[in-house]
RNA sequence: ACCACCCACGUGGGAGAGACCGUCCGAUGAUCGUUGCGGGCGGCGCCGAAGGGGCAGCUUCCUCCCCGGAACCUCUCAGGCAAAAGGACCUCGUGGGCAGG
Numbered sequence: 001a002c003c004a005c006c007c008a009c010g011u012g013g014g015a016g017a018g019a020c021c022g023u024c025c026g027a028u029g030a031u032c033g034u035u036g037c038g039g040g041c042g043g044c045g046c047c048g049a050a051g052g053g054g055c056a057g058c059u060u061c062c063u064c065c066c067c068g069g070a071a072c073c074u075c076u077c078a079g080g081c082a083a084a085a086g087g088a089c090c091u092c093g094u095g096g097g098c099a100g101g
Base pairs, nucleotide, nucleotide: 002101003100005097006096007095008094009093010092012090013089018044020043021042022041023040024039025038026037045081046080047079051077052075053074054073059071060070061069062068
């Protein structure tokens, strides 16, 4: 110096599931009224790829096997179910760490 590994930042991509029902508030319009928009609360239904829990069962990975561990597996606490935001993971770039090859 390069490769691999880890962290941070930036960049591009990035799935799933009711723009449900009731009620209250706000903005707008407004003589009244209706419709539509945003938010809070309650209810039922659903999703899993922030985070979190678990290996109880399934699948996969690590180990020759067992034990054990982990996960895009599972549970749905949290989060989410028009757009926006978020988003595991992947590409590229920059900086740092490590000192394995």